[in-house]
Predicted 3D model of a 135-nucleotide RNA (c-di-AMP riboswitch aptamer (ydaO/yuaA leader)) from a Solirubrobacterales bacterium. Of the family's consensus pairs, 92% are formed in the model. The sequence was found by an Rfam model in a public genome assembly. Its mean pLDDT, the model's own confidence on a scale to 100, is 77. The organism belongs to Solirubrobacterales, within Bacteria.
RNA sequence: CUCUUGUGCGCGCCUAAUCCGGGGCAGGCGUCCCGGAGCGGGGGAACCGAGUUGUUGGGGCGAGUUCCGCGGUAAUCCGCGGGAGGCGCAAGUCGCUAGCCCGUCAGCUAACCCCGUCGGCCGACGAAAGGCUCA
Numbered sequence: 001c002u003c004u005u006g007u008g009c010g011c012g013c014c015u016a017a018u019c020c021g022g023g024g025c026a027g028g029c030g031u032c033c034c035g036g037a038g039c040g041g042g043g044g045a046a047c048c049g050a051g052u053u054g055u056u057g058g059g060g061c062g063a064g065u066u067c068c069g070c071g072g073u074a075a076u077c078c079g080c081g082g083g084a085g086g087c088g089c090a091a092g093u094c095g096c097u098a099g100c101c102c103g104u105c106a107g108c109u110a111a112c113c114c115c116g117u118c119g120g121c122c123g124a125c126g127a128a129a130g131g132c133u134c135a
Stems, first nucleotide, its partner, number of pairs: 012121003018037008038117006048107001057105001058102004065084008085097004
C1' cells in the first nucleotide's frame, strides 16, 4: 500500500430523477451504449360530463397562482409596496411562488400506445491556482 473477515459508530436537503444486469472504452472510485425493475408524466373507449371552436386560439410538465395601490408604457409587459392562496423542511417572525414544452390539437377514460429518470444546494475534511500584506 492492497485484499479479506469480525466488531463499533456515523451516513443531509429540493426534485419523478433511484437501483440492478450486460457490453465497449479507459486504467484509480470513471465514461458511453443497451436492457430491466422502481418511481414520474402524457395520449387513448363505453358511461358520465361538456355543446365545442372563433388571434381573445387551445393544451401540457411544474408548488410556481391571484387581487389591490403607485409608477414606467400605445398595449403587452416590467418595477416598488401590500393582501390572499400554494410549495419546502419536524417547523418559522425563514425561504420559494420560476422556467420550459406541444403546435390549431387532446374532458374523463378499461384495454392499449408513447415519454422521462435531469439538475441544483448545505455542512465537514482535503488538494491546487492566484491575489494582498508583513518580514